[in-house]
Context: one part of a larger RNA
RNA sequence: UGACGGGGAGCCCCACAAGCGGUGGAUGAUGUGGAUUAAUUCGAUGCAACGCGAAAAACCUUACGUCCGCCUGACAUGUCCGGAACCCUGAAGAGAUUUGGGGGUGCUCGAAAGAGAGCCGGAACACAGCUGCUGCAUGGCUGUCGUCAGCUCGUGUCGUGAGAUGAAGGGUUAAGUCCCGCAACGAGCGCAACCCUUAUCAUUAGUUGCUACGCAAGGGCACUCUAAUGAGACUGCCGGUGACAAUCCGGAGGAAGGUGGGGAUGACGUCAAGUCCUCAUGGCCCUUAUUUGUAGGGCUUCACACGUCAUCCAAUGGUCGGUACAGAGGGUUGGGAAGCCGCGAGGUGGAGCCAAUCCCAAAAACCCGAUCGUAGUCCGGAUUGCAGUCUGCAAUUGGACUCCAGGAAGUGGGAAUCGUUAGUAAUCGCGGAUCAGCAUGCCGCGGUGAAUACGUUCCCGGGUCUGUACA
Numbered sequence: 001u002g003a004c005g006g007g008g009a010g011c012c013c014c015a016c017a018a019g020c021g022g023u024g025g026a027u028g029a030u031g032u033g034g035a036u037u038a039a040u041u042c043g044a045u046g047c048a049a050c051g052c053g054a055a056a057a058a059c060c061u062u063a064c065g066u067c068c069g070c071c072u073g074a075c076a077u078g079u080c081c082g083g084a085a086c087c088c089u090g091a092a093g094a095g096a097u098u099u100g101g102g103g104g105u106g107c108u109c110g111a112a113a114g115a116g117a118g119c120c121g122g123a124a125c126a127c128a129g130c131u132g133c134u135g136c137a138u139g140g141c142u143g144u145c146g147u148c149a150g151c152u153c154g155u156g157u158c159g160u161g162a163g164a165u166g167a168a169g170g171g172u173u174a175a176g177u178c179c180c181g182c183a184a185c186g187a188g189c190g191c192a193a194c195c196c197u198u199a200u201c202a203u204u205a206g207u208u209g210c211u212a213c214g215c216a217a218g219g220g221c222a223c224u225c226u227a228a229u230g231a232g233a234c235u236g237c238c239g240g241u242g243a244c245a246a247u248c249c250g251g252a253g254g255a256a257g258g259u260g261g262g263g264a265u266g267a268c269g270u271c272a273a274g275u276c277c278u279c280a281u282g283g284c285c286c287u288u289a290u291u292u293g294u295a296g297g298g299c300u301u302c303a304c305a306c307g308u309c310a311u312c313c314a315a316u317g318g319u320c321g322g323u324a325c326a327g328a329g330g331g332u333u334g335g336g337a338a339g340c341c342g343c344g345a346g347g348u349g350g351a352g353c354c355a356a357u358c359c360c361a362a363a364a365a366c367c368c369g370a371u372c373g374u375a376g377u378c379c380g381g382a383u384u385g386c387a388g389u390c391u392g393c394a395a396u397u398g399g400a401c402u403c404c405a406g407g408a409a410g411u412g413g414g415a416a417u418c419g420u421u422a423g424u425a426a427u428c429g430c431g432g433a434u435c436a437g438c439a440u441g442c443c444g445c446g447g448u449g450a451a452u453a454c455g456u457u458c459c460c461g462g463g464u465c466u467g468u469a470c471a
Stems, first nucleotide, its partner, number of pairs: 001471002007466003011462002015456002019420005026311008034302002042053002064297001066295001068293002073127001077126002079123005086103007107116003129286001132284003138280002140275003143271001145269001150189006156165003169180003195263004200231007209221003213218001234257001237251004313413001317372006329360003334353001339348003379410001384405002387402004426448007
């Protein structure tokens, strides 16, 4: 100087405590391990892998296995030769591909011959190619400690030196935040602020929005809203506290009060953390194959184990009927209204819409009425059988959805364990990306809307000071 302790002091955090809801039980979905397999491609593995890369594995994707093929190659540049490109069509084959027939001769320069650009085919070689290995050779990007309050430097001073001081101490803060003080005085990266959003108001602007006018046409821009510019919050004011300081407590005014709420923003570094399969790249390896093309398989298997979720076990409920109220998005290869057909998935139809105009679009829980009466049930819906719909060359391996019939486990879950402090938890629907089709996942949006926090003794983690048996 560090690291460390079941040493000491002091501080913080949904860390504990106080509450609420879960996981661990059941069924299903999904990922992983294991097993299996011709192949079940590869990576990720305590926190910080396991609904992760993958914001969509029927073909493609696809990297894996099997079969059939090619060899300057699917892709790039260069040399030479030939032909316009291209279109139609026959045969073999699972296809890749192989082999025939017919049509066609364009553009620029040039009188023509010919030359050139572009494209196609052929030949030989330089080369291409590799999701092959090494993330312990690397760049870049990312996770994590942690949005924790720390990490350093210049000059000076102290010490033989490694180093120390500054940054210790007294207060205070979310904060190395600020004040006082001090052999230190200053400075940098962090903190905070500047940025976005949300909560209030004003001004400006009113169409597709709104309506104090109107049946409408029209009028108006007050209100709602839209979107630009401003104002506003700063411990600014008052009282108390305190070292007359920083601050803290209470109050006024205010839409908002002491960082108002949320986001973006991640210091020096740690883990030889992750990624050579995004990309880039050193070295090594393959080059009639570890490249590349095709078909059909596999990634979708299943005694079992674990993670993350969905739906449940019901009456604060299920079913039936009636009936309200959102926000944020998306739409021309698109979203598709009304009407009609079908029990339904859906079909038909095609208005208006390149969107504050039209469409997706029905919000759902809620509320009102009826029924069920504690039962494996009018709970629960797995699984199975029949019949269908849609997408798509193609739903058998292996898609989603609908109708009818049947109706499994499950009566609140052991040890253990997770999230959460307010418009939060819980609960209820809606939208989007990916996408032909496929969402219980992910990312957003609003509706309804709690309980509890005495406190810091203890558990986990992280700062500060001090001590030490370690280096």